[in-house]
RNA sequence: CGGCCUGAGGAGCGCUGCGACGGGGCAAGCCCGCCAGGCUCAGGCCGAUGUGGAUGGCUAACGGCGCUCCCUUACC
Numbered sequence: 001c002g003g004c005c006u007g008a009g010g011a012g013c014g015c016u017g018c019g020a021c022g023g024g025g026c027a028a029g030c031c032c033g034c035c036a037g038g039c040u041c042a043g044g045c046c047g048a049u050g051u052g053g054a055u056g057g058c059u060a061a062c063g064g065c066g067c068u069c070c071c072u073u074a075c076c
Stems, first nucleotide, its partner, number of pairs: 001047009010069006018038001021033004037062001
């Protein structure tokens, strides 16, 4: 660094729908379906690549549109 698994990023309802996914089609930048954690952080396993390491401290930032609730703070 990549792949997979797991966890976390407060909880829901409605809508649209790109990518991915499923189906159709000779095919398409096509049609139908599904679809708003696909992002970031952490842990584990595997792989690739590389070469500095140790100690201490701090610790999230985001997530289409509309609505409801929860938590914290401020103002009235």